[in-house]
The RNA shown here (transfer RNA) has 72 nucleotides and comes from Candidatus Hodgkinia cicadicola. Lineage of the source: Bacteria > Pseudomonadota > Alphaproteobacteria > Hyphomicrobiales > Candidatus Hodgkinia. Rfam family: tRNA. Gene Ontology term of the family: triplet codon-amino acid adaptor activity. Rfam classes the family as a transfer RNA. The coordinates come from a structure-prediction model, not an experiment, and the mean pLDDT is 83. The sequence is in RNAcentral, with records from ENA.
């Protein structure tokens, strides 16, 4: 260089032949307790940028980043 494949909650994963995102772990409050962990109960917390199609895009298409391998 040139090819190909990944990106989604603090982490690790779902989910979508386009229809408005879902656990588990972790945080935070509550209840228990002398206290602290467990337990149980509620919360907050995200689609890698940009841009196109489209009545709608995490999911089609272009570029870009970033990791990861193959070739040379």
């Nucleotide at each position: 260089a040139g090819c190909g494949c990944c990106a989604u909650a603090g982490u690790u994963u779902a989910c979508u032949u386009g229809g408005u995102a879902a656990a588990a772990c972790g945080g935070a409050a509550g209840c228990c307790u002398c206290a602290u962990g467990a337990u149980c109960u509620u919360c907050a917390g995200a689609a890698c940028a940009g841009g196109g199609u489209u009545c709608a895009a995490u999911a089609c298409c272009c570029u870009g980043u970033g990791g990861c391998g193959c070739u040379u």